Overview: The RNA shown here (small-subunit ribosomal RNA) has 1487 nucleotides and comes from an uncultured bacterium. Rfam family: Bacterial small subunit ribosomal RNA. Rfam links the family to the GO terms structural constituent of ribosome and ribosome. The sequence is in RNAcentral, with records from ENA, Greengenes and SILVA. Model confidence (mean pLDDT): 83 of 100.

[in-house]
RNA sequence: AAUGAACGCUGGCGGCGUGCUUAACACAUGCAAGUCGCACGAGAAAGCUUGGAGCUUGCUUCGAGCGAGUAAAGUGGCGCACGGGUGAGUAAUACGUAGGUAAUCUACCCUUAAAUUUGGGAUAACACUGCGAAAGCGGUGCUAAUACCGGAUGACAUCUUUUUUAUUUAGGUGAGAGAGAUCAAAGGUGGCCAAUCCAUGGAAGCUACUGUUUAGGGAUGAGCCUGCGUACCAUUAGCUAGUUGGUAGGGUAAGGGCCUACCAAGGCGACGAUGGUUAGCUGGUCUGAGAGGAUGAUCAGCCACACUGGAACUGGAACACGGUCCAGACUCCUACGGGAGGCAGCAGUGAGGAAUUUUGCGCAAUGGGGGAAACCCUGACGCAGCAACGCCGCGUGAGUGAUGAAGGCCUUCGGGUCGUAAAGCUCUGUCAAGUGGGAAGAAUGUGAGUAGUGAGAACAUUGCUAUUCAUUGACGGUACCGCUGAAGGAAGCACCGGCUAACUCCGUGCCAGCAGCCGCGGUAAUACGGGGGGUGCGAGCGUUAUUCGGAAUCAUUGGGCGUAAAGGGCGCGUAGGCGGCCACUUAAGUCAGGUGUGAAAUCCCGGGGCUUAACCCCGGAAGUGCAUUUGAUACUGAGAGGCUUGAGUAUGGGAGAGGAAAGUGGAAUUCCUGGUGUAGCGGUGAAAUGCGUAGAUAUCAGGAGGAACACCGGUGGCGAAGGCGGCUUUCUGGACCAAUACUGACGCUGAGGCGCGAAGGCGUGGGGAGCAAACAGGAUUAGAUACCCUGGUAGUCCACGCAGUAAACGGUGAUCACUAGGUGUAGUGGGUAUUGACCCCCGCUGUGCCGAAGCUAACGCAUUAAGUGAUCCGCCUGGGGAGUACGGUCGCAAGAUUAAAACUCAAAGGAAUUGACGGGGGCCCGCACAAGCGGUGGAGCAUGUGGUUUAAUUCGACGCAACGCGAAGAACCUUACCUGGGUUUGACAUCUGCGGAACCUUUUGGAGACAGAAGGGUGCCUUUCGGGGAGCCGCAAGACAGGUGCUGCAUGGCUGUCGUCAGCUCGUGUCGUGAGAUGUUGGGUUAAGUCCCGCAACGAGCGCAACCCUUAUCUUUAGUUACCAUCAUUCAGUUGGGGACUCUAGAGAUACUGCUUCGGUUAACGAGGAGGAAGGUGGGGAUGACGUCAAGUCCUCAUGGCCUUUAUGCCCAGGGCUACACACGUGCUACAAUGGUAUGUACAGAGGGUAGCGGCCCUGCGAGGGGGAGCCAAUCCCAGAAAACAUAUCUCAGUUCGGAUUGGAGUCUGCAACUCGACUCCAUGAAGUUGGAAUCGCUAGUAAUCGCGGAUCAGCAUGCCGCGGUGAAUACGUUCCCGGGCCUUGUACACACCGCCCGUCACACCAUGAGAGUUGGUUGUACCCGAAGUUGUCGAACCAACCUGUAAAGGGGGAAGGCACCUAAGGUAUGGCUGAUGAUUGGGGUG
Repeated sequence: AAUGAACGCUGGCGGCGUGCUUAACACAUGCAAGUCGCACGAGAAAGCUUGGAGCUUGCUUCGAGCGAGUAAAGUGGCGCACGGGUGAGUAAUACGUAGGUAAUCUACCCUUAAAUUUGGGAUAACACUGCGAAAGCGGUGCUAAUACCGGAUGACAUCUUUUUUAUUUAGGUGAGAGAGAUCAAAGGUGGCCAAUCCAUGGAAGCUACUGUUUAGGGAUGAGCCUGCGUACCAUUAGCUAGUUGGUAGGGUAAGGGCCUACCAAGGCGACGAUGGUUAGCUGGUCUGAGAGGAUGAUCAGCCACACUGGAACUGGAACACGGUCCAGACUCCUACGGGAGGCAGCAGUGAGGAAUUUUGCGCAAUGGGGGAAACCCUGACGCAGCAACGCCGCGUGAGUGAUGAAGGCCUUCGGGUCGUAAAGCUCUGUCAAGUGGGAAGAAUGUGAGUAGUGAGAACAUUGCUAUUCAUUGACGGUACCGCUGAAGGAAGCACCGGCUAACUCCGUGCCAGCAGCCGCGGUAAUACGGGGGGUGCGAGCGUUAUUCGGAAUCAUUGGGCGUAAAGGGCGCGUAGGCGGCCACUUAAGUCAGGUGUGAAAUCCCGGGGCUUAACCCCGGAAGUGCAUUUGAUACUGAGAGGCUUGAGUAUGGGAGAGGAAAGUGGAAUUCCUGGUGUAGCGGUGAAAUGCGUAGAUAUCAGGAGGAACACCGGUGGCGAAGGCGGCUUUCUGGACCAAUACUGACGCUGAGGCGCGAAGGCGUGGGGAGCAAACAGGAUUAGAUACCCUGGUAGUCCACGCAGUAAACGGUGAUCACUAGGUGUAGUGGGUAUUGACCCCCGCUGUGCCGAAGCUAACGCAUUAAGUGAUCCGCCUGGGGAGUACGGUCGCAAGAUUAAAACUCAAAGGAAUUGACGGGGGCCCGCACAAGCGGUGGAGCAUGUGGUUUAAUUCGACGCAACGCGAAGAACCUUACCUGGGUUUGACAUCUGCGGAACCUUUUGGAGACAGAAGGGUGCCUUUCGGGGAGCCGCAAGACAGGUGCUGCAUGGCUGUCGUCAGCUCGUGUCGUGAGAUGUUGGGUUAAGUCCCGCAACGAGCGCAACCCUUAUCUUUAGUUACCAUCAUUCAGUUGGGGACUCUAGAGAUACUGCUUCGGUUAACGAGGAGGAAGGUGGGGAUGACGUCAAGUCCUCAUGGCCUUUAUGCCCAGGGCUACACACGUGCUACAAUGGUAUGUACAGAGGGUAGCGGCCCUGCGAGGGGGAGCCAAUCCCAGAAAACAUAUCUCAGUUCGGAUUGGAGUCUGCAACUCGACUCCAUGAAGUUGGAAUCGCUAGUAAUCGCGGAUCAGCAUGCCGCGGUGAAUACGUUCCCGGGCCUUGUACACACCGCCCGUCACACCAUGAGAGUUGGUUGUACCCGAAGUUGUCGAACCAACCUGUAAAGGGGGAAGGCACCUAAGGUAUGGCUGAUGAUUGGGGUG
């Protein structure tokens, strides 16, 4: 785009079309083929009129006339073979196209010529009668014809024959002449009387029309034959006995094995016979740019069929849709004896189905049959009805109208949108409705009249032509026109994620659902459902089904085969296809022109008619085809002739694991014999099995036997491929080089076919050293039917056969030609050169590498093409199922070969890219390992977590990167949790109104919140003194507040982590079809993508580094509260003084590989050295790239959405977060002597302090208490630093270690220490004696150890954050573990190895193969039986026409019946093919 469509929703009108695609299933009922009286005989009735009779006076009966020569039936003629239906069958007896018929027929029609004579005998109808239920069938008698039969005549007809001539060829045809034989007929109707006869008139006759007969021609229709075209399957390869041909005969309208007899043995087939499946064919139709593909409704041509099968009759034509006979199935009637029927005609019914109409009107038109005609018949046809089934047209209103109404929806709450849409106002009147008018389609024909003309003797009559009048319409009172009133009666459907035009809200929450493909839905769905809005089409719109297109996705136009599917394993060669140069002939192909045809309709173009269109009509063009004819001759073909360049042969050479056979050699393994010799050998990652004291292994000598041939040896050689390797001989194939001679296209490819064909396998017979499937044992392992080890049989070897496959690979078929080079190598020839051998140069043939153009999706290929062309063969067409099943062929088997389908998926695949990963590689780093030191894991306690418990034990955090984390501090508060008591504009914010200053004091109830009472009190700013304003409080109403409620997977911000790892990117350029690459890789170097060098890159950014802080050294400035060397002074830097030192805090300096030696590329840089306080980033900190983990946080804060609103908000009291069988993390204290205890003595740093630090004094054993100086701090205080050191003691023990736990007594903070604080004193004195597997931190002022301070804080650290004191050990090194960086490689991974993914087993479902069989369909063969019927034959039943005959009878002829051949259906037997089904079973697919 389309449809004979169907379904869903919806539906106003008209025109034109179309309408059982399924069951060629079965059919009730009606109709669909009759007509002619001008062929013929016979011939009613009802009724009306009238007459008569009977009488019951309105009936019966009889007769006449009309009805009426009508109806119905019959004989006869023509028609029924057309028209109409259907598509079952049919792959060619069909169809299409072009021809032939010299091999034929043709009723009716037209035309030409002639004729139409004379006789005869029957028979329906009818009458009488018989049988039967019926259908129907007989018997006797009568009768007619255009029914039937005989005779006559007759040729231009047919046949035979003679002859002449023309033409042509399958051997016939045409024309002329002569002779012989054979064969016709039918009348009817109307009219006329001049001539003949009877004499109104009629007959014969004449005439008109019509019919009949013969012959010719035409037209139409049909038969037969031929060429070409016309579906699929080769898993159908051979078929055929009337088969193929001939001769003769028969048969037909006609050729012919069409049929018969005889003879011959042919005919068809890979250019697809035979068989099977499917199918009516065509013009056309749909689609497509075309070529094509699909299709064959309506219309038209042809064919076939008419319940199924068979058969003939009649006829011009049938083997006959509405005819006959027979058989079969089915239905109906029946008196059971027997009969009837055929809608695939029009309507209609049932059934089937998703699905297809009225039992209508009319012959008015067109057409058909009959008829002389009127006319009759006509479900052909014309119309109407039903159906949006299709195409086309029209309408459902038009203009104006902004308060942009109401209302709906959305909203950022401002508004937007539906929307000029509505309402309102002004108009119009199509359609529908009502009403009035009202066509065309009608021409013929017939009747009557007139005119002309023909026939005729004719003024009869009649044919023909023209004209006038009359008559004829189913549709239908329809089309069309007018009028009336009235915007009134007339809009839906699908879609809105992308493809694809059109977006929002609500509901739902991987549910319900959607979906053509991708896919959507798991709480913010433009994708589901609804609303609003929009888009598209519109009386329709969607869906489904089907066809073509897109699809270059079967590729003729117009594809491919190295790796995506696809080159046969290789050769020889048949058919076939293709084929070198020159000239000639021919004209088959080819090209050009002419002619015929290519039906009409359709398509296209131009006109015309319906108001337009659809539709219809007219004309033209086209129809790419076929046939025929004329010409051309370049190319192809064919014929004949030549040529040498393709191909081949001859001669001379050398190379070679080419092949076959025979012989032969040495090394090695094993075995045997003997000698020497002794305890192991062997084997492995390590072992064991095994061998060995019966003497192994080792070693020496001799022997046996089999197999394979080290070195040479080489991307070297040979071969078609498989393949070929010691040496010698024989036989033998091919290639190459050189030079001449010869043949003369002999060539290339190659479906089938034939041959060769690794390893393994099979058969027979040998052989068997080593190796070695199977097998055995030992190991390994969770297991180990494996890898490893010890053994070991087939096999490996030989001969002869079979098999016929491989990643049989260059994954690249063969041949020929052309298209830059460079460089190896093998064979051979030439040149140059040499005494010679090399070297060097140039060819040919092979074999490699690199590379240009070109090609390729890329990778890559590239004179050995995957380039450019030519020829031939093979093969491919999404993945799986499956190279499987079935069938065939081959094979001893294994199996090979040929080779599907159902079903299932939306992918499978190639090449390349970026990542990620690897029990891949290279380089490098890190307390990563190693080397060390100290811990954790065991104990007690502290703290956090899990779990459990609970009314609640609030919540979050979960590998590293949760767990002394949020929490820098839960008794109340905090607090979010629980219980109970209260409250509702609220504890808090803004707005409005009213009132009141705010506020303070006292008091009652209550656990408190809260509720109530009394009293005091009146401020600030301004003022026109009325008031107003700001702030605060109370009351009231609502807008709203509130939420530590949910979602960190809706978010912002902040943070953790990889990781302080060295990376992450961009611009321009270049390369690539592209993803991308390059830069950023490489060589060095660094802590570093740090720097240097190189480079199709050149630059740049974020990171690194540096800049910042601190610390280490120095200088300078300044000296108070810090300092004190010198001078005084003091108990004391206490005071004077000093500005040197320390220190403080400002400003500077210093370090840069700067210098030097060596290494390195003259570089970057590295190693060493000097100097220096410090040396190669001096130490430490702050600083965290692009990103990753949907990492963490909605309970810091902010925030979308959702939820809640007398509660999930707010207030209060009490409780809980502190529970406790248990498990884990992080710590503290220990287990002791490097220690504990006691006493004494010394040295810090950094901090904090006014609701504070608190000296000092008094007091208490102590925690503390009572006074209270000083200090807002370099001034005073906290504040005693502790380890250390010195002395004493303890003496290895559960202790003078260790301090848990518990009892008692207290202190402090605080409203309050019961749940639930810290501390003090006295008493108590648990576990624990250095910690399993495992695991953590640390590289120097570090670890370890020792104390001090601070934040939070009323009080409460073993935690956290800081500070200083003392102060080590070790690092060979980078193999390994972990993490990371760069390069490279492989990848089937990309939520990226915590990936992907294979097979069995279990379960469910699906399709399928096999299967003892069972049951259908179809078909072959053989035989039996054999209806009807044609033909043949017999024909003694019987018989009108003709002949003979006076008659009887006979003849001729017909014919019942019998027989024979053929034959449908049926039967028996046995095969082929195919379908369904089948216990069980095999694999396959999906989940």